[in-house]
Context: one part of a larger RNA
RNA sequence: CUGGGCGUAAAGGGAGCGCAGGCGGUCGCGUAAGUCUAAAGUGGAAGCCCGAGGCUUAACCUCGGAAGUGCUUUGGAUACUGCGCGACUCGAGUUCGUGAGAGGAAAGCGGAAUUCCAGGUGUAGCGGUGAAAUGCGUAGAUAUCUGGAGGAACACCGGUAGCGAAAGCGGCUUUCUGGCGCGAUACUGACGCUGAGGCUCGAAAGCAUGGGGAGCGAACGGGAUUAGAUACCCCGGUAGUCCAUGCCAUAAACGUUGUGCACUAGGUGUAGGAGGUAUCGACCCCUUCUGUGCCGUAGCUAACGCAUUAAGUGCACCGCCUGGGGAGUACGGUCGCAAGGCUGAAACUC
Numbered sequence: 001c002u003g004g005g006c007g008u009a010a011a012g013g014g015a016g017c018g019c020a021g022g023c024g025g026u027c028g029c030g031u032a033a034g035u036c037u038a039a040a041g042u043g044g045a046a047g048c049c050c051g052a053g054g055c056u057u058a059a060c061c062u063c064g065g066a067a068g069u070g071c072u073u074u075g076g077a078u079a080c081u082g083c084g085c086g087a088c089u090c091g092a093g094u095u096c097g098u099g100a101g102a103g104g105a106a107a108g109c110g111g112a113a114u115u116c117c118a119g120g121u122g123u124a125g126c127g128g129u130g131a132a133a134u135g136c137g138u139a140g141a142u143a144u145c146u147g148g149a150g151g152a153a154c155a156c157c158g159g160u161a162g163c164g165a166a167a168g169c170g171g172c173u174u175u176c177u178g179g180c181g182c183g184a185u186a187c188u189g190a191c192g193c194u195g196a197g198g199c200u201c202g203a204a205a206g207c208a209u210g211g212g213g214a215g216c217g218a219a220c221g222g223g224a225u226u227a228g229a230u231a232c233c234c235c236g237g238u239a240g241u242c243c244a245u246g247c248c249a250u251a252a253a254c255g256u257u258g259u260g261c262a263c264u265a266g267g268u269g270u271a272g273g274a275g276g277u278a279u280c281g282a283c284c285c286c287u288u289c290u291g292u293g294c295c296g297u298a299g300c301u302a303a304c305g306c307a308u309u310a311a312g313u314g315c316a317c318c319g320c321c322u323g324g325g326g327a328g329u330a331c332g333g334u335c336g337c338a339a340g341g342c343u344g345a346a347a348c349u350c
Stems, first nucleotide, its partner, number of pairs: 003322004007304002012318001014201004021194003025088007033081002035077008049065006091191001092188003095184005103177007110154001115149007125136002162169002206247006215241002220236004258317006266295011299306002323350003332343004
């Protein structure tokens, strides 16, 4: 390189948008670039291959042929691809109506609880554990009542539920705002799919500056445990956790399963919509679309399992793998304030 692969063996990029590129619905006309066909020219010699010959043979040499899968030109063909023109509506999009939702941003508000402060009542303990001790308390704790301060998170509802591209999203109200489902007509007329680079988003931790700091709590201190105990348990506790702005760009960023389209038995639950039967109406029942679960046929799979939400059957495009260790290391490059990220070997060894 070819091939074979990527749920769990090595292997799907964390996610999206998208330039180039690759691929691309139906019908007609034109063209003839790709494609197919015919002919001509060319395709040096030597070598290789076939045949014949010359050295006693062979190697070697000589002669002839074939081949040289290619290129160029000319004539022709038009199924497919391309290009140009015209047309179409089923892909895609727009419009109208309607619906659900922790989708996003900002502002305001609320109650429960913890802690702290002040005051009242009240007295000797409280707290904590396997048991204790450190700790707190006669300077009046714990308990209880009243008032106040402040920060963070939103019990029940809550779901096997919903929304979002992913990360993720949960008290209530308002404002701004994105996407999606269903139903219906009309409209645009292939406007599509994928997407190397690129750009944007991206949990937690971490970083910078300023604020905030109730609870929790790396580090750290103390008490226990233990042979020791740099731990597990207990008492404290700084960064951090929170907010604003700017960085960082990682993860078991997982469904360990890239995106899109088409096709391929069913059964059952659930969420949102539309319709039908029935009804005074609703529930129930039936049909259908979209999402989300479970079971299961064919098929697939090394097995486990997957199975219309495929890991089945196909197509298009991207990413990635190629024995273990060395190593996601070194070196170089690049990004970053740093931490470090991305790219990414070899010797050697089994």